[in-house]
């Protein structure tokens, strides 16, 4: 350095519930643990979700398109980082 134990210390926290912010997706806080060796940070590439505003169709309810919104616990890239058996 690669690598990653049925190791040790410590860490994070899915679903769900409550409160709150948001048009929504979703965020935050508390509870809670399905999992995680980067489940830390970063929307850079791909992907996914949403559609308030805008555009458009419709007599109308409503539909369609679109990220400037979101997801880092979807896959890559970049940055930083705890531990140390075996090989």
């Nucleotide at each position: 350095a690669a690598u990653g134990a049925u190791a040790a210390a410590g860490g994070c926290a899915a679903a769900c519930u409550u409160a709150u912010c948001g048009a929504a997706a979703g965020g935050u806080a508390a509870g809670g643990a399905c999992g995680c060796a980067a489940a830390a940070c970063u929307a850079c590439g791909g992907g996914u979700c949403u559609a308030a505003c805008a555009u458009u169709c419709u007599u109308a309810u409503g539909g369609a398109u679109u990220a400037u919104g979101a997801c880092a616990g979807c896959c890559g890239g970049g940055u930083u980082g705890c531990c140390a058996a075996a090989u």
Molecule: c-di-GMP-I-GGC riboswitch aptamer
Organism: Domibacillus mangrovi